[in-house]
RNA sequence: UUGUGUAAAUGCUAAACCCAUUGUGAAAUGGGGGCAGAAAGCUACGGGUCUUGUGUGUCAAGAUAGCCGGGUUGCCACU
Numbered sequence: 001u002u003g004u005g006u007a008a009a010u011g012c013u014a015a016a017c018c019c020a021u022u023g024u025g026a027a028a029u030g031g032g033g034g035c036a037g038a039a040a041g042c043u044a045c046g047g048g049u050c051u052u053g054u055g056u057g058u059c060a061a062g063a064u065a066g067c068c069g070g071g072u073u074g075c076c077a078c079u
């Protein structure tokens, strides 16, 4: 450096739900809580889904990374 993986070891994150706060909203943040995860670290680039724009949009702006893929960084073991 490449690939495979969680058998071992150190650890890590934190679903649903509850409380508080922010937001028109999707949702987010903090605390509790643990479903699960080998990148469930980061990233909105491509798709998907969701929200808002009276309504409809070959439109615009947002949300979702624990929807899929891409980019990028990293622990351990074996190779």
Base pairs, nucleotide, nucleotide: 003078004077005076012037013036017032018031019030020029021028022027035066041072042071043070045069046068047067048064049063050062051061052060053059